This is a predicted structure of a 1500-nucleotide RNA (small-subunit ribosomal RNA) from an uncultured Bacteroidales bacterium. The RNAcentral record of the sequence draws on SILVA.

RNA sequence: AGAGUUUGAUCCUGGCUCAGGAUGAACGCUAGCGGCAGGCUUAAUACAUGCAAGUCGAACGGUAAGGCCCUGCUUGCAGGGUACACGAGUGGCGAACGGGUGCGUAACGCGUAUGCAACCUACCUUUAAUUGGAGGAUAGCCCCGAGAAAUCGGGAUUAAUACUUCAUAAUAUCCUUUUAACUCAUGUUUUUUGGAUUAAAGCUCCGGCGAUUAAAGAUGGGCAUGCGUGACAUUAGCUUGUUGGUGAGGUAACGGCUCACCAAGGCAACGAUGUCUAGGGGUUCUGAGAGGAUUUUCCCCCACACUGGUACUGAGACACGGACCAGACUCCUACGGGAGGCAGCAGUAAGGAAUAUUGCGCAAUGGAGGCAACUCUGACGCAGCCAUGCCGCGUGAAGGAAGAAGGCCUUAUGGGUCGUAAACUUCUUUUAUUUAGGAAUAACCCCCCCAACGUGUUGGGGGCUGAAGGUACUAAACGAAUAAGCACCGGCUAACUCCGUGCCAGCAGCCGCGGUAAUACGGAGGGUGCAAGCGUUGUUCGGAUUUACUGGGCGUAAAGGGCGUGCAGGCGGUUUGGUAAGUCAGAUGUGAAAGCCCUGGGCUUAACCCGGGAAGUGCAUUUGAAACUGCCUUUCUUGAGUAUGGGAGAGGAGAGUGGAAUUCCCAGUGUAGAGGUGAAAUUCGUAGAUAUUGGGAGGAACACCGGUGGCGAAGGCGACUCUCUGGACCAAUACUGACGCUGAGACGCGAAAGCGUGGGGAGCAAACAGGAUUAGAUACCCUGGUAGUCCACGCCGUAAACGAUGAUUACUCGUUGUUGGCAAUACAUCGUCAGCGACUGAGCGAAAGCAUUAAGUAAUCCACCUGGGGAGUACGAUCGCAAGAUUGAAACUCAAAGGAAUUGACGGGGGCCCGCACAAGCGGAGGAGCAUGUGGUUUAAUUCGAUGAUACGCGAGGAACCUUACCUGGGCUUAAAUGUAUUUUGACAGGCUGGGAAACCAGUCCUUCUUCGGACAAUUUACAAGGUGCUGCAUGGUUGUCGUCAGCUCGUGCUGUGAGGUGUCGGGUUAAGUCCCAUAACGAGCGCAACCCUUAUCUUUAGUUGCCAUCAGGUAAUGCUGGGAACUCUAAAGAAACUGCCUACGCAAGUAGUGAGGAAGGUGAGGAUGACGUCAAGUCAGCACGGCCCUUAUGCCUAGGGCUACACACGUGCUACAAUGGUCAGUACAGAGAGUCGCUACUUGGUGACAAGAUGCUAAUCCCAAAAACUGAUCCCAGUUCGGAUCGAAGUCUGCAAUUCGACUUCGUGAAGUUGGAUUCGCUAGUAAUCGCAGAUCAGCAAUGCUGCGGUGAAUACGUUCCCGGGCCUUGUACACACCGCCCGUCAAGCCAUGGAAGUUAGUGGUACCUGAAGUCGAUAACCGAAAGGAAUCGCCUAAGGUAAAAUUAGUAACUAGGGCUAAGUCGUAACAAGGUAGCCGUACCGGAAGGUGUGGCUG
Repeated sequence: AGAGUUUGAUCCUGGCUCAGGAUGAACGCUAGCGGCAGGCUUAAUACAUGCAAGUCGAACGGUAAGGCCCUGCUUGCAGGGUACACGAGUGGCGAACGGGUGCGUAACGCGUAUGCAACCUACCUUUAAUUGGAGGAUAGCCCCGAGAAAUCGGGAUUAAUACUUCAUAAUAUCCUUUUAACUCAUGUUUUUUGGAUUAAAGCUCCGGCGAUUAAAGAUGGGCAUGCGUGACAUUAGCUUGUUGGUGAGGUAACGGCUCACCAAGGCAACGAUGUCUAGGGGUUCUGAGAGGAUUUUCCCCCACACUGGUACUGAGACACGGACCAGACUCCUACGGGAGGCAGCAGUAAGGAAUAUUGCGCAAUGGAGGCAACUCUGACGCAGCCAUGCCGCGUGAAGGAAGAAGGCCUUAUGGGUCGUAAACUUCUUUUAUUUAGGAAUAACCCCCCCAACGUGUUGGGGGCUGAAGGUACUAAACGAAUAAGCACCGGCUAACUCCGUGCCAGCAGCCGCGGUAAUACGGAGGGUGCAAGCGUUGUUCGGAUUUACUGGGCGUAAAGGGCGUGCAGGCGGUUUGGUAAGUCAGAUGUGAAAGCCCUGGGCUUAACCCGGGAAGUGCAUUUGAAACUGCCUUUCUUGAGUAUGGGAGAGGAGAGUGGAAUUCCCAGUGUAGAGGUGAAAUUCGUAGAUAUUGGGAGGAACACCGGUGGCGAAGGCGACUCUCUGGACCAAUACUGACGCUGAGACGCGAAAGCGUGGGGAGCAAACAGGAUUAGAUACCCUGGUAGUCCACGCCGUAAACGAUGAUUACUCGUUGUUGGCAAUACAUCGUCAGCGACUGAGCGAAAGCAUUAAGUAAUCCACCUGGGGAGUACGAUCGCAAGAUUGAAACUCAAAGGAAUUGACGGGGGCCCGCACAAGCGGAGGAGCAUGUGGUUUAAUUCGAUGAUACGCGAGGAACCUUACCUGGGCUUAAAUGUAUUUUGACAGGCUGGGAAACCAGUCCUUCUUCGGACAAUUUACAAGGUGCUGCAUGGUUGUCGUCAGCUCGUGCUGUGAGGUGUCGGGUUAAGUCCCAUAACGAGCGCAACCCUUAUCUUUAGUUGCCAUCAGGUAAUGCUGGGAACUCUAAAGAAACUGCCUACGCAAGUAGUGAGGAAGGUGAGGAUGACGUCAAGUCAGCACGGCCCUUAUGCCUAGGGCUACACACGUGCUACAAUGGUCAGUACAGAGAGUCGCUACUUGGUGACAAGAUGCUAAUCCCAAAAACUGAUCCCAGUUCGGAUCGAAGUCUGCAAUUCGACUUCGUGAAGUUGGAUUCGCUAGUAAUCGCAGAUCAGCAAUGCUGCGGUGAAUACGUUCCCGGGCCUUGUACACACCGCCCGUCAAGCCAUGGAAGUUAGUGGUACCUGAAGUCGAUAACCGAAAGGAAUCGCCUAAGGUAAAAUUAGUAACUAGGGCUAAGUCGUAACAAGGUAGCCGUACCGGAAGGUGUGGCUG
């Protein structure tokens, strides 16, 4: 100090979460020791038991118990004595301290600083004075009595430092006289005269200790005051002793503290009153600080002591271990009455996640009493329990590589890791254990001795005293011996692999993991972190500048009030003088101690403890300064305003007037339609519409001008005239003299809709009705139509009331337009003031943008914001006739919601362009029959895969067996085949017989070769099985498609905060990101093109199997032969084409031309060639391969069957429907291929398939081997001489085999079909169409398929509006899994929290009335007493209680309302693109729902 998380990516806004520290903690796992600290946060709940406040005999009467002494004797009793001791009692002091708790209290309670001229103070200290006399009681003791007890009553007698009284007395108190000084108002202090009142107690060791009065001090308190000290305004008014005065009473003391009378005040937006919460502080934690949180231990203060009230005593209490009363609870009881108060220390129960021993001691410190010894002290000192925290120590150290075994991982004959780790060798001994020694804390007091003064004080010495404790500590012995866990390992965040699991089980602080290869679950190995602890949970500060004083914002992210006027408040121009409140500086006092910080010291160190210092930012007082602010005073004119004169304007209100148009009415002309729409219909019209002409009525609105023009604070304002009226602007002077700015509350204005009353009503038009559209259409469209729209008066008070931008003031580059005024000038032109606009700089901004009309730079004041949803909702309150408005939460829920910009994708957005995309053509498909594939169905099986384009004559380029993977049946099990090594044998195989469907089983026959090396075969053993089982979503390889579309990128530079952009865009051009021009880009790569192959022309070379012009020979004929190398051809090398030339256009690139030349002309034609990528596209069944699965089976062998099924549907084809044809006959012409288990000439036989012979050819040599065409004949438009399906019969061939299930031949049979609906496919030239030929596979063949080859050989393209696909640019976007996207609302289901609600339950504080204990105070004739007085009675006040009506808080509730959440429910499709009717805001009506419509507004 930051990090994670919104997005495909980016920047910003903004929340959530994490890393740190802390803790009176708790829980889980674990645990060796010590030191120091801490330990009921909950029930201020209830308490058994013990202890926690006594002491003094030197105050007193005395003697229950004990000791000692004496006496008596019944030998354990009685009596006496005793400055030994002391129960109970009188008296004194203490008990008001110490200890506990935090209920109450929002307060002078606390903190801080002052004051008391308004006070008290026992014990202690100092000073002064005094201490004389008298008296009567009473407890105890004794006697009697009541009662269960607690306790009480009566009688007799007695003492005091108890009580009463007399005397004396002032520096006391009161009255009076007098003097001076001072302060702060009352006053205070001082001097002085006279008078009145009030005291005491003794004891003694003779030293003293006490007692009384007065003064002073110290200590402790009381009271008053300034300032500070929670939340809520959904608590706004509160108060009658209330506020003040006079008088009295009361108090230690001031005071409405109390009372009588008088006055009517007092408090409050600077928050009264009310409600809720809470002891306050020093401090503690955190933080850079400012702050925030906190109040356990320790210290100070306060409050309380079962709950409430009350006083007594006392120096002090309204009293924790005192009293009285009331109440609740518990206990005792003889039922009549009594007793009690752990929030003291232990302890118990209960509550709770949770918090200790019914311990030791007064040795120390402190306290009470006492002369003292001493006694008491659960204060305190210690110990016990608890890892609750902090601190320290240890669990060993050095060497040691066969890098052991074992675990784990692995690419597995190996390697890595645990790991110098272990074993082993050497060393040490803290700690633990045992033994031995053994403290300091102790000084006092007291006793003894000594000394000094001098007889009781001081000093010195000695003696006595230790709970902790035989503890700390020290030494010795022993032996590595006694001692390591917890959490984590996806990112944040240090640390990685294997196995198991398979959206299961589970994890999770946030993001998120898990659906068969999980570093995220569980286990293991390894690692990381901390360590006697480690994690989790809770709380708190931090990070969070995320409440912003330090230190935030508000155009679009949350946030500017709809606009003005203006009280309070805040802020405020210039000058002089004064003042000193703020301000600044110095000083004084205070700011307790402890704590924090610094420094020094003590425990072996540390924690801890001790000394010293600093700090304590504060408050008060005082001295000084006078710039600034304030206050008083003075001055000025520039802020503000007034006066004078001008011109501008839809500014406002009222009254009047006008024309155009719509509608309606009357009349005329006129005839069949009009109207309306995408198209229609509802509607109007022969009873005369629409159209047109004339006249009339009525209401509303004011065309053109008209304009980013004007006016107004905003809303808003538009014909013309008049009246009344507000404001702004300009010009020049004069005047006032800061009069100003802002503005919480308050008041006023405030579009549209809406409401009330009364008018008005032409047009328009929610609702409503009808017609359309539609799946529906509560809409969009059409025809009607009511409120309303208009006027007057009164309400409402809201809008996207927007510039989404509060008001005011000052300052800050420019360019340009325009409105109003003034000035200069010459009608160009131009200056200035006030407005209204556009563009652009600096600057600002997250960006887009703003930019003198700021969103810039500053100042003042106001309003508002703090994640999204819930929700502008609920409740409450105010306003309103209502609708509703204003104010305005919480529970719960999510990890986002959001702004701007970027790249894509998409749009029923736009522009440009291309393509057999459309159009123009030609031929098809879709109808028929058949072939083939698929779906479906069927089946024992109909094996599997491929499924929009991009599956469907596809894998399959050959399913009768085989293939074959499927089914049925029969068999086999280390098993088929193969390889390697090895053992053994000479067989195995084969033949035959039997069983069997075969495989196989059983039997039988036969029984190697050899170059002697071995081969071959079988066999034994070992190793490696096999799987067309699953996963193409684990993969390799390969393929399809977009698409042969023109795109896809990079380097450097530039630009932007960044994602990105630029380049690659723009203007042209091209088939092309092809090229040119322009240009913050310049270059480059993969693609395009070219290079490659075929083909078209020519040349050269070479001529065999090809060729044959010339020469020669020969044949029936033929390059048949000699020969030739010209030609064709073959097959190698070259040439050739580049817009090169011309014309036109153009800057160029290039384009155009029936141009030239050329075999070929603008890529000549065709092929191969497929960028970055997309579709988790296809393929585990071609092959390979990870993982999983099967192993007498999912493997292997085998026979038969199936893959060929058949109501049906689809795709791809073939053949046709005929005359451009069929049939018959005749006659030609290819290319490219194949061929020896082959192709076969030729001959013969057969109608034929074919067969039988036979020849050539391992191929430019032989052979397969052409058809359409052409010539001729015939058929004559018909289900035919078209068409050939189907079926019958007979055959041929292949093959082990043709039944399921082959092809072919011949004869016969002769179906559908007469050109095919919607729709749809291919093709732009040697193309379509048409004709045949060949090949692969292959025994044969389902081939009409596929792959090639040649023959014949067209038509059409105006063009790019539309359909489809694609490219580029641009635009919008709420999409990014990218429109097959996103997403809204009702309804249905489950869960959750909340609101309302007839009621009901519990509490709280007040009010009214009744009753009223104890008690203080007051009053009083009766009784007692001589009196004082007492008793008693009465009165006031009052706790508790009762009654009543309200208020308020919380809980609960039938029923009910909306909200939130929840993989796959229903209905629609409202929003996002022009979202298919642009959306949204306010309002009103309507509708299952989103929503629709009207009206006004906004552009987001």
Its mean pLDDT, the model's own confidence on a scale to 100, is 83.
Its Rfam family is "Bacterial small subunit ribosomal RNA".